[in-house]
RNA sequence: AGGGUUUGAUCAUGGCUCAGAUUGAACGCUGGCGGUAUGCUUAACACAUGCAAGUCGAACGGCAGCAUGCGAGUUCUUCGGAACUUGUGAUGGCGAGUGGCGGACGGGUGAGUAAUGCGUAGGAAUCUGCCUAAAAGUGGGGGACAACCUGGGGAAACUCAGGCUAAUACCGCAUAAUCUCUACGGAGUAAAGCAGGGGACCUUUCGGGGCCUUGCGCUUUUAGAUGAGCCUGCGUCGGAUUAGCUAGUUGGUGGGGUAAAGGCCUACCAAGGCGACGAUCCGUAGCUGUUCUGAGAGGAAGAUCAGCCACACUGGGACUGAGACACGGCCCAGACUCCUACGGGAGGCAGCAGUGGGGAAUAUUGGACAAUGGGCGAAAGCCUGAUCCAGCAAUACCGCGUGUGUGAAGAAGGCUCUAGGGUUGUAAAGCACUUUCAGUAGUGAAGAAAUCCUCAGGGUUAAUACCCCUGAGAGCUGACGUUAACUACAAAAGAAGCACCGGCUAACUCUGUGCCAGCAGCCGCGGUAAUACAGAGGGUGCAAGCGUUAAUCGGAAUUACUGGGCGUAAAGCGCGCGUAGGUGGCAAUAUAAGUCAGGUGUGAAAUCCCAGGGCUCAACCUUGGAAUUGCAUUUGAGACUGGCUAACUAGAGUAUGGUAGAGGAGAGUGGAAUUUCCGGUGUAGCGGUGAAAUGCGUAGAUAUCGGAAGGAACACCAGUGGCGAAGGCGACUUUCUGGGCCAAUACUGACACUGAGGUGCGAAAGCGUGGGUAGCAAACAGGAUUAGAUACCCUGGUAGUCCACGCCGUAAACGAUGAGAACUAGGUGUUGGGGAGUAUAUCUCUUCAGUGCCGAAGCUAACGCAUUAAGUUCUCCGCCUGGGGAGUACGGCCGCAAGGCUAAAACUCAAAGGAAUUGACGGGGGCCCGCACAAGCGGUGGAGCAUGUGGUUUAAUUCGAUGAUACCCGAAAAACCUUACCUACUCUUGACAUCCUUGGAAUCUCGUAGAGAUAUGAGAGUGCCUUCGGGAGCCAAGUGACAGGUGCUGCAUGGCUGUCGUCAGCUCGUGUCGUGAGAUGUUGGGUUAAGUCCCAUAACGAGCGCAACCCCUAUCCUUAGUUGCCAGCGAGUAAUGUCGGGAACUCUAGGGAGACUGCCGGUGAUAAACCGGAGGAAGGUGGGGACGAUGUCAAGUCAUCAUGGCCCUUACGAGUAGGGCUACACACGUGCUACAAUGGGCAGUACAAAGGGACGCAAUACCGCGAGGUGGAGCAAAUCCUCUAAAGCUGCUCUCAGUCCGGAUUGGAGUCUGCAACUCGACUCCAUGAAGCUGGAAUCGCUAGUAAUCGUGGAUCAGCAUGCCACGGUGAAUACGUUCCCGGGCCUUGUACACACCGCCCGUCACAUCAUGGGAGUGGGUUGCACCAGAAGUGGUUAGUCUAACCGCAAGGAGGACGAUCACCACGGUGUGGUUCAUGACUGGGAUGAAGUCGUAACAAGGUAGCCGUA
Repeated sequence: AGGGUUUGAUCAUGGCUCAGAUUGAACGCUGGCGGUAUGCUUAACACAUGCAAGUCGAACGGCAGCAUGCGAGUUCUUCGGAACUUGUGAUGGCGAGUGGCGGACGGGUGAGUAAUGCGUAGGAAUCUGCCUAAAAGUGGGGGACAACCUGGGGAAACUCAGGCUAAUACCGCAUAAUCUCUACGGAGUAAAGCAGGGGACCUUUCGGGGCCUUGCGCUUUUAGAUGAGCCUGCGUCGGAUUAGCUAGUUGGUGGGGUAAAGGCCUACCAAGGCGACGAUCCGUAGCUGUUCUGAGAGGAAGAUCAGCCACACUGGGACUGAGACACGGCCCAGACUCCUACGGGAGGCAGCAGUGGGGAAUAUUGGACAAUGGGCGAAAGCCUGAUCCAGCAAUACCGCGUGUGUGAAGAAGGCUCUAGGGUUGUAAAGCACUUUCAGUAGUGAAGAAAUCCUCAGGGUUAAUACCCCUGAGAGCUGACGUUAACUACAAAAGAAGCACCGGCUAACUCUGUGCCAGCAGCCGCGGUAAUACAGAGGGUGCAAGCGUUAAUCGGAAUUACUGGGCGUAAAGCGCGCGUAGGUGGCAAUAUAAGUCAGGUGUGAAAUCCCAGGGCUCAACCUUGGAAUUGCAUUUGAGACUGGCUAACUAGAGUAUGGUAGAGGAGAGUGGAAUUUCCGGUGUAGCGGUGAAAUGCGUAGAUAUCGGAAGGAACACCAGUGGCGAAGGCGACUUUCUGGGCCAAUACUGACACUGAGGUGCGAAAGCGUGGGUAGCAAACAGGAUUAGAUACCCUGGUAGUCCACGCCGUAAACGAUGAGAACUAGGUGUUGGGGAGUAUAUCUCUUCAGUGCCGAAGCUAACGCAUUAAGUUCUCCGCCUGGGGAGUACGGCCGCAAGGCUAAAACUCAAAGGAAUUGACGGGGGCCCGCACAAGCGGUGGAGCAUGUGGUUUAAUUCGAUGAUACCCGAAAAACCUUACCUACUCUUGACAUCCUUGGAAUCUCGUAGAGAUAUGAGAGUGCCUUCGGGAGCCAAGUGACAGGUGCUGCAUGGCUGUCGUCAGCUCGUGUCGUGAGAUGUUGGGUUAAGUCCCAUAACGAGCGCAACCCCUAUCCUUAGUUGCCAGCGAGUAAUGUCGGGAACUCUAGGGAGACUGCCGGUGAUAAACCGGAGGAAGGUGGGGACGAUGUCAAGUCAUCAUGGCCCUUACGAGUAGGGCUACACACGUGCUACAAUGGGCAGUACAAAGGGACGCAAUACCGCGAGGUGGAGCAAAUCCUCUAAAGCUGCUCUCAGUCCGGAUUGGAGUCUGCAACUCGACUCCAUGAAGCUGGAAUCGCUAGUAAUCGUGGAUCAGCAUGCCACGGUGAAUACGUUCCCGGGCCUUGUACACACCGCCCGUCACAUCAUGGGAGUGGGUUGCACCAGAAGUGGUUAGUCUAACCGCAAGGAGGACGAUCACCACGGUGUGGUUCAUGACUGGGAUGAAGUCGUAACAAGGUAGCCGUA
């Protein structure tokens, strides 16, 4: 510090997601030790049991229990005494009680509380036990009540009555101020003793007391310290779909109350107080120091530790007290639990342990007061679940260990493999060494200093006593604790796991599985070769832990203060006016709120940071510093901002004079056109469309002329011209009226800009009332179109459109660009003013205000913007934060309604969206090509047959090919074989290959059984080489390794092939342009069959393609002449190159020549090239062939072959026989033959080419009507054979008919091949003589030696050809042309496509699931108002009852208590509202879901351009 993910790729936007750190965590697997921390986050749920607050006898009366002493008695006795009983508070002490202090601390929890809280900084009207300091005092009396005793009630808890008694308990009296009150004269108010010691003196009941002294107490007052109460400023979560709240409310006066200010309370008076700077209401929440994260700013949290607050079963209340409205106190009400004798009682773990429950989840019913601290006490001491320790838990952090060195035969085993090896791996074993930790045994710190005791000194004192302080000395005190630490011993001995390994992200292979099982943080893996699932081997990372889950911050500049945006990605309000607010020109004096600087106080400690120190280190602990960015106060500065004062004119405004304009409102006027009506002329159609029809018209339309009526809109001018804030405004005249601009002066003197709320204007549609209605025209009707057509098209047509008044308030209300101000190159046009100049013009220059285009810098993701900014800055407002759900629901406001404004959530997806790029596509455009169309010729589609396919059938009809690019295709030959299929019968190392062992020659012949394979029997036969050991080949048997598979996967593959397409394309290097994908080159102008060539050109070159090079063919030359040829010469024949010979010709087959736009003319840019011509056998690629770029179709083929993987192994292998591939209601493709006279038949007759031939071609000859047979010359071929070519030509016949056409089908008879023609061959003869008379929609081939037509040959092959491949003979027609169909190329354009239009994609309906709105209602929570009610308590009132202290001679009084009553008030109740949660028959839309239905709305001109608002 970034990465992954939208795309074919790119940039940017934008969300989702990952890597980091952290935690009071939990869960899974695993687990050696120690240190230090931490440990119910949930039910403030309920709690059994034990403990957590007591103490003081030096306050008191006492004495139940314990111990001691003493007295008496009894028993025993070792005569010392012991035990027991009893008495005695005498002593130590002490249960219960009175009294004092403490139970308000310490400990727990976070329910409530958005302020009666907390934090910070201040303040004045207060109290404060114990403590400190100081002043003064502490005199003298009195009456009770507990305990105790007696009696009573009760189950108990407890309680009642009577009697006795003490005090530091209670109450008077005295005294008293520096205290309190005051009318300033005065008045009022206190106390308690206890303990130690003591010389003289006094007293005594002989115990003591007085007296003196010390200590501790007590009372009053002052001051302090500490603690507490109160008040104020500022800060302190979310919601405005909570906007108004408030009657003790705000203030005053009197009174009351409190420790204290105060509506704190009360009576009266006034009508205030709070609130958009967010009151009130709702929800949530203890606050802080701090903690986590982060570079910081921030964000999140508030466990442990520390400060504050609140609470103590729930609610209310007071009492006591210095302090409480009191966790382990009281009273009442309520709920719950327990006891009960049913009458009544008891209780409160959010103290420590512990239990149940809840929960993913959180510990021991431990030890000790040794230390620290607290309470009481004079002290010893007691109490202390505070605390210190221990226990449990890897919960966290830190540390240590699980060994170290050596060790290659690179062991074994595992895994893998290309079978060689590699890897695990120096890892192990082995050898040597060490012993931390754990274990055993032992040694053994520190935490302990005090109180207390002794001595010394000092203080106090009359005192050496007592007491206090200081010092010295001795002794005592440890829960932890089997402590830490150290020593010894033994043995490598006891101690490693977890996650991950597709990318992000370090780490790869095998096996299994087969869209299954599963994984997954995101992208995504899995459908038979998964580095992504599961296991294994190996590896990587961390390590006593490792992963997962949850949560927070970060990354996220993804709420942007630091630090973002708004033309098109989300985002500028439709536009003005204007309130609050924010901001504001120039200069001066003074001020000091902001601002800046210094000082002071505070900002608790702990934490963080720095520097030291202590545990062996670290975590941890500890000392000091720094920091605590803040607040308050004070001193200063005076630039800037603010407020005050008095000025200025540059902003703004006013006045004067001009000026342009569809600016607005009202009234009036005009012509053209449409329609209707009237009249004339006139006749059969008009109208409308792609084509039609509906419609109108002989009752006279349309057309045309004249006239009239009425409504609406204003042609030309007219212009990226004008005006207006926007919406918007267009004939002319006039009235009223707003704003702008220009020029020159004068005046005012910052009056300005923006603008939340507010208010006004606001197209069209729509609504209300009343008019109006020519044209147009939702709805509606009819006609068409269509599969349908509730549409597009046509004919009609009502609201509406128009006017007046009133609503509505929205639009893609757009420049998708808020308003204002300033600055920043230009060029060019145009509108309205002004100025200047001259060459006075339709001129030039200049200036201000508008409005366009182009363009520099700059900006931008790009497109683009660019003085009219989207540039550079300032001010103010509005708005945005992934897509969908949704501008929807609910609530509120507005509206007559339609609806508008404001505006969510659940749920769901990993994208949605922008700009640009390359392709592809378009029922987009341009250019061009092709038998693509057109022009022609001949076919197919109809018939019969052949053949292939589909389908069906079958035991099997083997398999594959299946739009073009399958279908006479693989198959250049299915009777057996082939053959892969079926049935039946057989074989199992196998029909075939290699290796091993044994035996045998091999091989051949004949029987028997069988359908055959096979089985069995008999016979013949003993081979070749040899170094004499044996070997080679062949056969048979056996064993196991293995063979074998036309079994699967062409979507695992190689190779081969088809197709686009013989189309002209496809790319690269360097350079340049662009952020980039990419572009350029390859585009443009010409030209070509061609990316062929030329020119232009930020490109310059190059490669694969094109062309050429190769073959055949057309002409000539040359060489060579056999088997070919024969002109001339000779010979011969009935005839023939037959022979001699020839080498001319043809021909054969080698080599050359030739053609290149080379020449001429024209066109063209003078180029490339094109057109025409000459010459030439051939002319512009002469004709044909071979040759097929990058790629596309997961095209075809695992059945040609090869091959990975999988599968079968007495079978999915192999053999044999028979059958099948040849089936047949049917459909399609490809062909053959025809339908006839350009023909059929018969007779005669002419001319090829290219092939083939020994398991062959076969002549002459003979036989047969013929197929063919007999026979066999010749020929391994320019020699022989195949081999008569046919159409053609000549002649005859047929004469338009189902025929002398056509030949299917069938019967009979044959031939040939072959082991074998039944299923199932071909051919021949005789007979038979079907359909068919030129073929619907549709469709195919062909541009010249082509189509058409005619025959010939070959491969395969025993036989079988209408197929295929090849050969020659005869031999046309037509092409104006590129509008259209199909395919293709280039450029351009649009795109929401990229699996690329066979694309994408929308909505209803149906099904399933999910969340949500409405909903008659129903049930909870909470709350407002009104009323009822009123426990305990406090306060007031009261004289009904009772009453020790004081007063009084007494009666009685003062005072007190009980009771009664009033006020307040908790719980509770009734009624009526608000709000919120849950639920609800039914219902609305929404979301999601591999293959449902209907259509095809959008994306291309998406086939009616699309979109926005409205009905």
Small-subunit ribosomal RNA from an uncultured prokaryote, 1511 nucleotides, folded computationally.
Its Rfam family is "Bacterial small subunit ribosomal RNA".
The coordinates come from a structure-prediction model, not an experiment, and the mean pLDDT is 85.